[in-house]
RNA sequence: CUUGACAAAGGCAAACCAGUUGAAAAACUGGGACGCAAAACUACUGGCCUAAGUCCUUUCUGCAGGAUACGGCAGCAGGGUUGCCAGGC
Numbered sequence: 001c002u003u004g005a006c007a008a009a010g011g012c013a014a015a016c017c018a019g020u021u022g023a024a025a026a027a028c029u030g031g032g033a034c035g036c037a038a039a040a041c042u043a044c045u046g047g048c049c050u051a052a053g054u055c056c057u058u059u060c061u062g063c064a065g066g067a068u069a070c071g072g073c074a075g076c077a078g079g080g081u082u083g084c085c086a087g088g089c
Stems, first nucleotide, its partner, number of pairs: 001088004011036002016031006034075001040081003044078003047073003053068005
């Protein structure tokens, strides 16, 4: 520099369950493994989820409908940063 196998030291942990936080999406902890060679970190770009608050409409002033991220997803993809093991050169 390059590759990632039915190998392998050491790792991570989907769904689901319990608890906690949150308006929600979701997150965290424990259990649990569908998977992962970056399933490590990062919301920069696109995408997706949510809508408490805010705005608009309506209103029987209770609600309802619509829009919106300043909330999330890194296990959706791209970009950026860092790195283990093994093989090849």
This is a predicted structure of an 89-nucleotide RNA (c-di-GMP-I-GGC riboswitch aptamer) from Syntrophorhabdus sp. PtaB.Bin027. Of the family's consensus pairs, 95% are formed in the model. Model confidence (mean pLDDT): 83 of 100. The source organism's lineage runs through Bacteria, Syntrophorhabdia, Syntrophorhabdales, Syntrophorhabdaceae and Syntrophorhabdus.